A computed fold for a 506-nucleotide part of an RNA from an uncultured bacterium, annotated as small-subunit ribosomal RNA, 5' domain. Rfam family: Bacterial small subunit ribosomal RNA. Rfam links the family to the GO terms ribosome and structural constituent of ribosome. The RNAcentral record of the full RNA draws on ENA and SILVA. Its mean pLDDT, the model's own confidence on a scale to 100, is 84.
Context: one part of a larger RNA
RNA sequence: GGAUAAACGCUGGCGGCGUGCCUAAUACAUGCAAGUCGAUCGAUGGAUGCCCAGCUUGCUGGGAGGAAAUAGAGGCGAACGGGUGAGUAAUACGUAAGCAACCUGCCCACGAAGACCGGGAUAAUCCCUGGAAACGGGGACUAAGACCGGAUAGGUAACAGAACCGCAUGAUUUUGUUAUUAAAGGUUAAAAACACUGGUGGAUGGCCUUACGGUGCAUUAGCUUGUUGGUGAGGUAAUGGCCCACCAAGGCGACGAUCGGUAGCCGGACUGAGAGGUUGAACGGCCACAUUGGGACUGAGACACGGCCCAGACUCCUACGGGAGGCAGCAGUGGGGAAUAUUGCACAAUGGGGGAAACCCUGAUGCAGCGACGCCGCGUGGAGGAAGAAGGUCUUCGGAUUGUAAACUCCUGUUGUUGGGGAAGAUAAUGACGGUACCCAACAAGGAAGUGACGGCUAACUACGUGCCAGCAGCCGCGGUAAAACGUAGGUCACAAGCGUUGUCC
Numbered sequence: 001g002g003a004u005a006a007a008c009g010c011u012g013g014c015g016g017c018g019u020g021c022c023u024a025a026u027a028c029a030u031g032c033a034a035g036u037c038g039a040u041c042g043a044u045g046g047a048u049g050c051c052c053a054g055c056u057u058g059c060u061g062g063g064a065g066g067a068a069a070u071a072g073a074g075g076c077g078a079a080c081g082g083g084u085g086a087g088u089a090a091u092a093c094g095u096a097a098g099c100a101a102c103c104u105g106c107c108c109a110c111g112a113a114g115a116c117c118g119g120g121a122u123a124a125u126c127c128c129u130g131g132a133a134a135c136g137g138g139g140a141c142u143a144a145g146a147c148c149g150g151a152u153a154g155g156u157a158a159c160a161g162a163a164c165c166g167c168a169u170g171a172u173u174u175u176g177u178u179a180u181u182a183a184a185g186g187u188u189a190a191a192a193a194c195a196c197u198g199g200u201g202g203a204u205g206g207c208c209u210u211a212c213g214g215u216g217c218a219u220u221a222g223c224u225u226g227u228u229g230g231u232g233a234g235g236u237a238a239u240g241g242c243c244c245a246c247c248a249a250g251g252c253g254a255c256g257a258u259c260g261g262u263a264g265c266c267g268g269a270c271u272g273a274g275a276g277g278u279u280g281a282a283c284g285g286c287c288a289c290a291u292u293g294g295g296a297c298u299g300a301g302a303c304a305c306g307g308c309c310c311a312g313a314c315u316c317c318u319a320c321g322g323g324a325g326g327c328a329g330c331a332g333u334g335g336g337g338a339a340u341a342u343u344g345c346a347c348a349a350u351g352g353g354g355g356a357a358a359c360c361c362u363g364a365u366g367c368a369g370c371g372a373c374g375c376c377g378c379g380u381g382g383a384g385g386a387a388g389a390a391g392g393u394c395u396u397c398g399g400a401u402u403g404u405a406a407a408c409u410c411c412u413g414u415u416g417u418u419g420g421g422g423a424a425g426a427u428a429a430u431g432a433c434g435g436u437a438c439c440c441a442a443c444a445a446g447g448a449a450g451u452g453a454c455g456g457c458u459a460a461c462u463a464c465g466u467g468c469c470a471g472c473a474g475c476c477g478c479g480g481u482a483a484a485a486c487g488u489a490g491g492u493c494a495c496a497a498g499c500g501u502u503g504u505c506c
């Protein structure tokens, strides 16, 4: 000098764009953050209108029909999106490869593919009943795209063969036998379209394997028994000590094993001429975690933040028998701290989930609020104006300086205030932002300057006070009676809505 997720002191006019718990991965009141589908199903429900009868002519009774709505069954989603960085020095990350060892819901393409015949339940509901509650128990009834059996296709597996290829295990295609394994409908007048099943290929996403790379300590020198390898079996989507039985005795290490310390990694960011050093906030990619520890279930996908089970700590309710909870989602509260914001608006846009759609949900997101926290831009007026006014300060008492500065005259309207108009963002409709940005008019210089320094480094000096005191100080050093170094005043210099100090990095 530059930089900063900064803080502190003094000061503070406006706008745009960013950014804002770095500390206690501390504890959390309250509200919201994941639902949706009635065009899957049985029920409940019963609006407007309609028909019939009676008469009091606008009411009563009856009937068909069935809109809105939704507790339950079922489907899809809830594994995304959002948060945090505790753990992790390698089951992580980055780069480059491999998979002849693998999976992939929704999506796309393809076929002279399919969607056939049947069955038994169960929630809801009703009845009885336990419990303070949370939540149940028994009986009866019912539906489906829920569940189950059979058929067929293709697929898969094993065995027997054939062709062909390669990169070692082997891969691809094909024939036969055996075994195993599919399906579902609803809307509509109908069709189309949607949905369903199996297969092949793709796309996307993911698993696994290998090589190399990146922190500090030797005041850690030896470490290891599923350890290293083999055979077999199990397990997995899949390879593998991943697990197990048996066998062998290996494997790693001064090219730093092992132990203990520290740490999420990267694209990047800051600095620097570069090499390098430091860093990993915001944005993007990956990983890990969700009160602590463990476990599996469902599913295409989780060992699952707002799912389940168990154990621990903590908090709450209780009729003492038993139950409920998890903000490292968005706001917000206590606490910690030098320190970090609103219990806001809207789904209008972009995207996501569900749905045929209308639409619903979305604290993702878009916006607004607060903070000079940062960067950028603008303003606090412009021109003229010497009696060089008054006042202040200094003075050799002549004057000098503040200083064209002010007053005064003439302008301007950036900004501001008031009034009026008023968007784009939105394809036909739909705008939270927002009567916002912007435009027009009127008004009046009116509302808008500070902070630090002035001995040298280092731009900028005098007076008074003080008297090694009070104090200053980044270093050198000032202060003991004329202090340009302390304090005050005048003046000056620097930067400016900021300035200075402190911390950290280069």
Stems, first nucleotide, its partner, number of pairs: 001506004006502005013378006019371002021336001026334003030331003035076003040073002043070002050063006083289003093213006102206002107202004113197002116150004125140006154181010165170001185194001215261001222252003227249006234242001264286004268279004291312005314325004342368001344367003350364001351362004381411004391402004415447001416443006425433001450495005455476003461490005471478002